Background:
The RNA shown here (transfer RNA) has 72 nucleotides and comes from a Candidatus Parcubacteria bacterium. The organism belongs to Candidatus Parcubacteria, within Bacteria. It matches the Rfam family "tRNA". Rfam links the family to the GO term triplet codon-amino acid adaptor activity.
C1' cells in the first nucleotide's frame, strides 16, 4: 500500500427495511426461607462514528475509526 471480515445493554449474542430491538448470565427492587443458596416476579441499562437512499434505516450504499486474517 491492496483485499477480505468484524463492531448491538457491564459481559456473551439474535434478526430481519416496520423498533416500543432478542435471549443468557450479570446488577437492582420485592416475594419465597429463621439465614444463606437455589428459585419466582418486575425494572434499569444498547446496534462504533459521519453522511446519503427511503414515508421508514441496526439492516441498503459511501467514507472515517478500532481490530482480525491473508497478499505484496
Nucleotide at each position: 500500500g491492496c483485499g477480505g471480515g468484524u463492531a448491538u445493554g457491564g459481559u456473551a449474542u439474535a434478526g430481519u427495511g416496520g423498533c416500543u430491538a432478542u435471549u443468557a448470565c450479570a446488577u437492582u427492587a420485592c416475594c419465597u426461607u429463621g439465614c444463606c443458596a437455589a428459585g419466582g416476579u418486575a425494572g434499569a441499562g444498547a446496534g462504533a462514528c459521519g453522511a446519503g437512499u427511503u414515508c421508514a434505516a441496526u439492516u441498503c450504499u459511501c467514507g472515517u475509526u478500532a481490530c482480525c486474517c491473508g497478499c505484496u